RNA sequence: GCCCCCAUCGUCUAGUGGCUUAGGACACUUCCCUUUCAAGGCGGCAACGGGGGUUCGAAUCCCCCUGGGGGUA
Numbered sequence: 001g002c003c004c005c006c007a008u009c010g011u012c013u014a015g016u017g018g019c020u021u022a023g024g025a026c027a028c029u030u031c032c033c034u035u036u037c038a039a040g041g042c043g044g045c046a047a048c049g050g051g052g053g054u055u056c057g058a059a060u061c062c063c064c065c066u067g068g069g070g071g072u073a
Base pairs, nucleotide, nucleotide: 001072002071003070004069005068006067007066010026011025012024013023018056028044029043031041032040049065050064051063052062053061
């Protein structure tokens, strides 16, 4: 250089065109419980890498860029 794959809460992940407000686990955290802590219970916080396109409608499909991984001389 060329080819392929990936990018979603702090972390790991589900979601493969409309169903739900983008769901779950862990982490953090209010309150409850407890003499206190831990554990437990009810809640809360927090995400679609950037730009453009297709579509009535995009996290989802297409293109470019950025970043990461793999293959190849």
This is a predicted structure of a 73-nucleotide RNA (transfer RNA) from Drosera regia.
Rfam family: tRNA. Rfam's curators write: Transfer RNA (tRNA) molecules are approximately 80 nucleotides in length. Gene Ontology term of the family: triplet codon-amino acid adaptor activity.
The gene name in the source record is trnE-UUC.
Taxonomically the source falls in Drosera (Eukaryota, Streptophytina, Embryophyta, eudicotyledons).